[in-house]
A computed fold for an 88-nucleotide RNA from Desulfallas sp. Bu1-1, annotated as c-di-GMP-I riboswitch aptamer. The coordinates come from a structure-prediction model, not an experiment, and the mean pLDDT is 84. It was read from a public genome assembly, where an Rfam model found it. Rfam family: c-di-GMP-I riboswitch aptamer. About the family: GEMM was predicted in a large-scale screen for bacterial structured RNA regulatory elements.
Parts: sequence; structure tokens; C1' cells
RNA sequence: UAGUGCUAAGGGCAAACUCAUCGAAAGGUGGAGACACAAAGCUAAUGGGUUUAAAGUACUAAUGUAUCAUGACAGCCUAGCUGCUACU
Repeated sequence: UAGUGCUAAGGGCAAACUCAUCGAAAGGUGGAGACACAAAGCUAAUGGGUUUAAAGUACUAAUGUAUCAUGACAGCCUAGCUGCUACU
């Protein structure tokens, strides 16, 4: 430097639920919690995918229905960058 990897050591991270808070929502942040994860570290300007629909637009007897990302998701895949350790 490259490959392989819970098989070992030191560890890391933190799903669901819950409390507080921000947000129209999706979801985010912090506490508690621990399902899982060998990159579950970072990047939403690599490309897909998923998701919400405030504003807008169209329709409507209703004050709802449909559509739509400029919003969100890295613990959906891919791509890029970075990293611990064992063996080869």
C1' cells in the first nucleotide's frame, strides 16, 4: 500500500419507544434507551430511489381533493473522501 474480515483486542455508533425542543409536515437537535451496523464516519453539487406538501396551481356544493420541492432521508442503493485493528 492492497485484499479479506465480528474471528480476536481496544473500542465506536445508536434503531424502535419515550421526554424536551425546532418545523406546516416529512424530519432535525438534545436527554434517556439499545435494534442493528466493519465504515451505521463525512458529503444531498455523483447518479438514482424514498418521503412530506407549507407556499403555488387546477378543481370543488364542501374547505376539501389532486398535483408539485425550492424541504427531508447518508440506518435505501451507488459514487467520492477519510479512518481503527487482525490475518494474508